Annotation:
A computed fold for a 501-nucleotide part of an RNA from an uncultured organism, annotated as small-subunit ribosomal RNA, 5' domain.

Context: one part of a larger RNA
RNA sequence: ACGCUGGCGGCGUGCUUAACACAUGCAAGUCGAACGGACAGAUUGGAGCUUGCUCCAUGAAGUUAGUGGCGGACGGGUGAGUAACGCGUGGGUAACCUGCCCUAUGCAGGGGGAUAACGUUUGGAAACGAACGCUAAUACCGCAUAACCUAGUUGGUUCGCAUGAACCGACUAGCAAAGAUUUUAUCGGCAUAGGAUGGACCCGCGUUGGAUUAGCUAGUUGGUGAGAUAACAGCCCACCAAGGCAACGAUCCAUAGCCGGCCUGAGAGGGUGAACGGCCACACUGGGACUGAGACACGGCCCAGACUCCUACGGGAGGCAGCAGUGGGGAAUAUUGCACAAUGGGCGCAAGCCUGAUGCAGCGACGCCGCGUGAAGGAUGAAGGUCUUCGGAUCGUAAACUUCUAUCAGCAGGGAAGAAACCAUGACGGUACCUGACUAAGAAGCCCCGGCUAACUACGUGCCAGCAGCCGCGGUAAUACGUAGGGGGCAAGCGUUAUCC
Numbered sequence: 001a002c003g004c005u006g007g008c009g010g011c012g013u014g015c016u017u018a019a020c021a022c023a024u025g026c027a028a029g030u031c032g033a034a035c036g037g038a039c040a041g042a043u044u045g046g047a048g049c050u051u052g053c054u055c056c057a058u059g060a061a062g063u064u065a066g067u068g069g070c071g072g073a074c075g076g077g078u079g080a081g082u083a084a085c086g087c088g089u090g091g092g093u094a095a096c097c098u099g100c101c102c103u104a105u106g107c108a109g110g111g112g113g114a115u116a117a118c119g120u121u122u123g124g125a126a127a128c129g130a131a132c133g134c135u136a137a138u139a140c141c142g143c144a145u146a147a148c149c150u151a152g153u154u155g156g157u158u159c160g161c162a163u164g165a166a167c168c169g170a171c172u173a174g175c176a177a178a179g180a181u182u183u184u185a186u187c188g189g190c191a192u193a194g195g196a197u198g199g200a201c202c203c204g205c206g207u208u209g210g211a212u213u214a215g216c217u218a219g220u221u222g223g224u225g226a227g228a229u230a231a232c233a234g235c236c237c238a239c240c241a242a243g244g245c246a247a248c249g250a251u252c253c254a255u256a257g258c259c260g261g262c263c264u265g266a267g268a269g270g271g272u273g274a275a276c277g278g279c280c281a282c283a284c285u286g287g288g289a290c291u292g293a294g295a296c297a298c299g300g301c302c303c304a305g306a307c308u309c310c311u312a313c314g315g316g317a318g319g320c321a322g323c324a325g326u327g328g329g330g331a332a333u334a335u336u337g338c339a340c341a342a343u344g345g346g347c348g349c350a351a352g353c354c355u356g357a358u359g360c361a362g363c364g365a366c367g368c369c370g371c372g373u374g375a376a377g378g379a380u381g382a383a384g385g386u387c388u389u390c391g392g393a394u395c396g397u398a399a400a401c402u403u404c405u406a407u408c409a410g411c412a413g414g415g416a417a418g419a420a421a422c423c424a425u426g427a428c429g430g431u432a433c434c435u436g437a438c439u440a441a442g443a444a445g446c447c448c449c450g451g452c453u454a455a456c457u458a459c460g461u462g463c464c465a466g467c468a469g470c471c472g473c474g475g476u477a478a479u480a481c482g483u484a485g486g487g488g489g490c491a492a493g494c495g496u497u498a499u500c501c
Base pairs, nucleotide, nucleotide: 001496002495003494004493007371008370009369010368011367012366013364014363015329020327021326022325024324025323026322029070030069031068034067035066037064038063039062044057045056046055047054048053049052077282078281079280086207087206088205089204090203091202092201093200096199097198101195102194103193104192105191106190107189109143111141112140118133119132120131121130122129123128149174150173151172152171153170154169155168156167157166158165159164179187180186181185208254209253210252215245216244217243220242221241222240223239224238225237227235257279258278259277260276261272262271263270264269284305285304286303287302288301307318308317309316310315335361337360338359339358343357344355345354346353347352374404375403376402377401384395385394386393387392408442411436412435413434414433418428445490446489447488448487449486450471451470452469456485457484458483459482460481466473467472
């Protein structure tokens, strides 16, 4: 998975196939305590008087498209590719980076020019633009300051596994900043050093099969110089040399994500890599960079391709291997559910907002575990079935009947913990659990019975129909086929098939 059957609960688990195509909804936002606007208008003041309305000013709380900041590199999915420093394990970096966080030291002076929003005009079917004009900032750009830092030149001390490293100096050159607010306390800003965390690179060893794959290689192997990078390096380029790998299996082909683990086994070993955890790779297919502390970025951008959709035919839009769900494929795998209450994450001073992560619920005997389908008594061994040597034997204390109990399900009442952090705050859930009443009531099947292998008779059939894991049964008395009675095994499961030890 399939066939037959099916009462309850707990904990798990659920596309192994087409990395096939996807309708629809949701899955990454947040900050007004960075900024200028816009909307809205409580209150207060004034004016007019038609004395309860109108106008003007003020503008609190609030909402927010845009600029700006942080986060969209996490979390979630998949296993296509990859036989590789990809992974595992042990080392190295004197060859490196690290936003937010922590510690320490020091600083924050003074200016400038724009631009979106907005307004006017205008193009286009739409997507989306264009021109002119106005404006702000924690947006952008100079200047000052420079302990520290960086680069160059240079002096000294100490040390190392080589290239070298650390420290103390001198000179020259260069580089900072931003404010906000409930206004005096917070949150921020800049430079440097250290830490923590996260990453990057290098090396030893290990990591499937095939020799019916024996030679492979031109940026190839090394050097010099220049470039690129956070950094080493043919990483890239110019020139020079002719090297480098391979029977200890190069190259090629096939297969495959790797591990902790999991299954099995007394172990050695063999198999495997679902769920959970770590690492890697990928995001319609192929390529590319931008931004950024971090990406060459699943729900960002550009180009090419295939496919789908819209179109006024000029041109546009899209990417479920996120969660549900649909079609298809298939032996086969679930709900277009609830909640942010908890845990965690992003943003925010906070209140809070977002979160298909997560917590829960739903469906499936898919797995494991537990429980029930009653208990005790009851022989005229009832009726009935089957067999029979017709005497009886067996189903069988089984039933009826009597007494008792109430687990589960159903009914009624009560009703949590999970909430930490004064108050408040629970999706699950009126759930778990407790109490009461009530009825044996609502709850047993499946496979097998020739030997292996526990369990036998009758009838039907007659090498037919059929069975079968192996040996083999069946051609007129079949314990082997079919049915019945009886028996054996397991049990909410039982058999079959596939696969591993």